A computed fold for a 466-nucleotide part of an RNA from a Bacteroidales bacterium, annotated as small-subunit ribosomal RNA, 5' domain. It was read from a public genome assembly.
Context: one part of a larger RNA
RNA sequence: GGCCAUUGCUAUCAGGGUUUGACUAAGCCAUGCGAGUCGAGAGGUUUAAGACCUCGGCAUACUGCUCAGUAACACGUGGUUAAUCUGCCCUAAGGUGGAGGAUACUCCCGGGAAACUGGGGCUAAUACUCCAUAGUUGAUAUAACCUGGAAUGGUAUAUCAUAGAAAGAUCCGUCGCCUUAGGAUGAGACUGCGUCCGAUUAGGUAGUUGGUGGGGUAACGGCCCACCAAGCCUGUCAUCGGUACGGGUUGUGGGAGCAAGAUCCCGGAGAUGGAUUCUGAGACAUGAAUCCAGGCCCUACGGGGCGCAGCAGGCGCGCAAACUUUACAAUGCGAGCAAUCGUGAUAAGGAAACCCUGAGUGCCUGUUGAUGCAGGCUGUUCAUUAGUUUAAAUUGCUGGUGAAGAAAGGGCAGGGCAAGACCGGUGCCAGCCGCCGCGGUAAUACCGGCUGCUCGAGUGAUGGCC
Numbered sequence: 001g002g003c004c005a006u007u008g009c010u011a012u013c014a015g016g017g018u019u020u021g022a023c024u025a026a027g028c029c030a031u032g033c034g035a036g037u038c039g040a041g042a043g044g045u046u047u048a049a050g051a052c053c054u055c056g057g058c059a060u061a062c063u064g065c066u067c068a069g070u071a072a073c074a075c076g077u078g079g080u081u082a083a084u085c086u087g088c089c090c091u092a093a094g095g096u097g098g099a100g101g102a103u104a105c106u107c108c109c110g111g112g113a114a115a116c117u118g119g120g121g122c123u124a125a126u127a128c129u130c131c132a133u134a135g136u137u138g139a140u141a142u143a144a145c146c147u148g149g150a151a152u153g154g155u156a157u158a159u160c161a162u163a164g165a166a167a168g169a170u171c172c173g174u175c176g177c178c179u180u181a182g183g184a185u186g187a188g189a190c191u192g193c194g195u196c197c198g199a200u201u202a203g204g205u206a207g208u209u210g211g212u213g214g215g216g217u218a219a220c221g222g223c224c225c226a227c228c229a230a231g232c233c234u235g236u237c238a239u240c241g242g243u244a245c246g247g248g249u250u251g252u253g254g255g256a257g258c259a260a261g262a263u264c265c266c267g268g269a270g271a272u273g274g275a276u277u278c279u280g281a282g283a284c285a286u287g288a289a290u291c292c293a294g295g296c297c298c299u300a301c302g303g304g305g306c307g308c309a310g311c312a313g314g315c316g317c318g319c320a321a322a323c324u325u326u327a328c329a330a331u332g333c334g335a336g337c338a339a340u341c342g343u344g345a346u347a348a349g350g351a352a353a354c355c356c357u358g359a360g361u362g363c364c365u366g367u368u369g370a371u372g373c374a375g376g377c378u379g380u381u382c383a384u385u386a387g388u389u390u391a392a393a394u395u396g397c398u399g400g401u402g403a404a405g406a407a408a409g410g411g412c413a414g415g416g417c418a419a420g421a422c423c424g425g426u427g428c429c430a431g432c433c434g435c436c437g438c439g440g441u442a443a444u445a446c447c448g449g450c451u452g453c454u455c456g457a458g459u460g461a462u463g464g465c466c
Stems, first nucleotide, its partner, number of pairs: 001466009012359006019352002021317001027315003031312003036058003041055005065270003075194007084187002089183008097131004107120005137161006144155003168175002196242003203233003208230008245267004249260004272293006295306004323349001325348003331345001332343004362377006381403008409455005414436002420450001422449004431438002
């Protein structure tokens, strides 16, 4: 000197921005909203039109939030997958035949304080089941061919075994459904290298290291299991302890470097602490379920309910941080043939001396010792008005009219260090001071006044980094 956080005094305005409960309590939360959509898949109730309930499909694994854990293939970068999956989407080929039994809502009878739930009867589907055909999967054999560094991959034929597809709607334009092959996208797994401090941490390890055979997975593998062997890592720092989400980037510096990594983007992890699972293309999901723990709420004491590290908002904690606002108009996302619907994502507004940039707080003349006063001018801005901008506003933009009207402070003045050998008070007191030092009766150093210096809508203080 720059940057970050807090804070004192002071303050006119405009534009822009990746600013604003990260640091401390990943502490606890009242209330509202934050995920729906489809009648061109069905059944029913009902209206003037709407609408509503239930079954069904797709979505809810995205977006949004936070940084607790994690020193690890978590991340970054480069590879491998001859060990893999992939809904919706695209391309190509083929198909969409037949049959059946239920069930929700509603109705009847109940149970319960509630949450919810039992029995009986009726009914539909693109819900569910069965059959056919096609293909698929596995094994064996055959002969080769293709790709490739390498067949364990692909292709063809035969036999056997396993298991075995489909759904309709329609406004007649289409939209769907099933199988196979390929693509795209997304994801899983493995791996070379890089990745903080400590030796006042030197040995660590029994599913441990490897093999055989199984199980499991989309997939390789001690991932799991049985048996067998005794290995494996380590001074090129294992193990243990501490700290910490990683990177792009950010701050500073001429650079080398040092420091940071909350915000914006990419990746990871988590959703009160822990464990498990269903559904599904995808979760081990938490605005899903089950259990345990701790906390809170309701209760008729039998039993139930909740999870803001989503947006607002509250308490607490603290040096420390905004409105319980508006809109789906734009950009996206989900659903839908579409029209549309939903969206606290997002876009807007409100608050804040969060940061950056810019403008202004006047100019001229006369008069006065001077402040000032009087007259004239300009128009940053303000007031008012018309248009435009906008989902609606705010704001902004373009014009018209009026008005100097409301707009300067902070710190410092002994030296370093720009600016007082001025005045009053105090008298080693009160006090100042980053450091050196001032103050004990003429203090350029304390407290005031006057004057001056400096930066300026800011200026000082405290802490941190370079």
Rfam family: Bacterial small subunit ribosomal RNA.